A computed fold for a 73-nucleotide RNA from uncultured Prevotella sp., annotated as transfer RNA. The prediction has a mean pLDDT of 81. The source organism's lineage runs through Bacteria, Pseudomonadati, Bacteroidota, Prevotellaceae and Prevotella.

[in-house]
RNA sequence: GUCCAUGUAGCUCAAUUGGCAGAGCAGCUGGCUGUUAACCAGCAGGUCGCGGGUUCGAAUCCCUCCAUGGACG
Repeated sequence: GUCCAUGUAGCUCAAUUGGCAGAGCAGCUGGCUGUUAACCAGCAGGUCGCGGGUUCGAAUCCCUCCAUGGACG
């Protein structure tokens, strides 16, 4: 330099063909009890990597760029 993959909550990952952004763990609150852990119930947490385009509607499709990993040279 060319090509490919990935980028979503603090972490690991979903989102089935474009139609309400979710789970587990972690965190917080409460319950349970001699206390902690465990367990149970609940709560909060997101510019879906940045910018632009298409569309009634974009995490999803298209383009530029950025980051990480890989292949080739």